[in-house]
Order: sequence, then C1' cells, then structure tokens
RNA sequence: GCCGGCAUAGCAAAGUGGUUAAUGCGUCUGCCUCGUAAGCAGAAGGUCGCCAGUUCGAUUCUGGCUGUCGGCU
Repeated sequence: GCCGGCAUAGCAAAGUGGUUAAUGCGUCUGCCUCGUAAGCAGAAGGUCGCCAGUUCGAUUCUGGCUGUCGGCU
C1' cells in the first nucleotide's frame, strides 16, 4: 500500500427498516442468615463509534472517517 471482518450499558453479547433495544456477568437496594456466600425479589446504567446520504421512518441499508482484528504484498 491492497483486501476482508468487527464497533450496541462497566465486561461479554443478541437484534431487526416501524412505539418501549434482549440476555448473562458485574453494580446498587431489599428479603433470607448469628454473619458471609449462595438463593429470591426489585432497581439503576445505552446520544447503538463519528459525519453525511437514501427513506414517511435508520441501531439496521449506502458512502466516507476513526479505532480495532486478520490476511496479502
């Protein structure tokens, strides 16, 4: 330099053009316990990487950028 994958909550990770974006771990609160862990119940936490485009409508489709991973030279 060229090609390809990925970017969603603190971490991991689904999702699909249509209101309210799952789930697990973690965190917080309560119950339980002599106490802790486990268990049970509940809660908080997301500008869906950034900028444009398409569309009535974009986390989803298209282009560019940035970051990251891999391959080739």
Background: This is a predicted structure of a 73-nucleotide RNA (transfer RNA) from Tetrahymena thermophila SB210. The prediction has a mean pLDDT of 82. It matches the Rfam family "tRNA". About the family: Transfer RNA (tRNA) molecules are approximately 80 nucleotides in length. RNAcentral holds the sequence, with entries from Ensembl Protists and Rfam.